Molecule: transfer RNA
Organism: Anaerolineae bacterium CFX9
RNA sequence: GGUGAUGUAGCUCAGUGGUUAGAGCAUACGACUCAUAAUCGUAGGGUCAUAGGUUCAAAUCCUAUCAUCACCA
Numbered sequence: 001g002g003u004g005a006u007g008u009a010g011c012u013c014a015g016u017g018g019u020u021a022g023a024g025c026a027u028a029c030g031a032c033u034c035a036u037a038a039u040c041g042u043a044g045g046g047u048c049a050u051a052g053g054u055u056c057a058a059a060u061c062c063u064a065u066c067a068u069c070a071c072c073a
Stems, first nucleotide, its partner, number of pairs: 001072007010025004018056001027043005049065005
C1' cells in the first nucleotide's frame, strides 16, 4: 500500500428499515438473614465510532473518514 471483518450501557453481546434501543454480568438501593454469601425485586447508566446521503421513517441501507483485528504484498 491492497482486501476483508468488527465498532451498540462499565464489560460480553443481541437487535438486518417501523411505533419505547434490549439481555446477561457488573454497580447502587431494598427484601430475605443474627450477620455475610446466595436468591428475589427496583433503579441508574446510551451522541448505536464520526460525518454526509437515501427514505414518510435509519443502530439497520449507501458513501467517505477514524480506530482495532486478520490476510496479501